[in-house]
RNA sequence: CAAUCGAAAUGGCACACCUAUUGAAAAAUAGGGUCGCAAAGCCACGGGCCUACGGUUCAUGCUAUGGCAGCCGGGUUACCGAA
Numbered sequence: 001c002a003a004u005c006g007a008a009a010u011g012g013c014a015c016a017c018c019u020a021u022u023g024a025a026a027a028a029u030a031g032g033g034u035c036g037c038a039a040a041g042c043c044a045c046g047g048g049c050c051u052a053c054g055g056u057u058c059a060u061g062c063u064a065u066g067g068c069a070g071c072c073g074g075g076u077u078a079c080c081g082a083a
C1' cells in the first nucleotide's frame, strides 16, 4: 500500500407514520420523522414480490410495456483502520 474483515472513531442514510405533488395503481419526489442499516451509495442482469391503465376474458380471472435496490443474488464505486 492492497485484499479480506468489522473493534473503535468521524460522520452518513432514513422504515413506519404525517403533509404536499405526480401517477390508473403499485409506487415515486419534496419536507417532517427516526425502525433500523458497514454500503440502507449506484445499476432492473438473474430470481422473487407488488400493481393492472391498456389488452384479453363469461368473469371479480389472466397479462408488464409499470414498479420494488430497505426481498435475495450479482455487478460497480466508496469513509475509517483494531484483532
Stems, first nucleotide, its partner, number of pairs: 005081002012037002017032006035070001041076003045073003048068003054063003
Molecule: c-di-GMP-I riboswitch aptamer
Organism: Sporolactobacillus sp. STSJ-5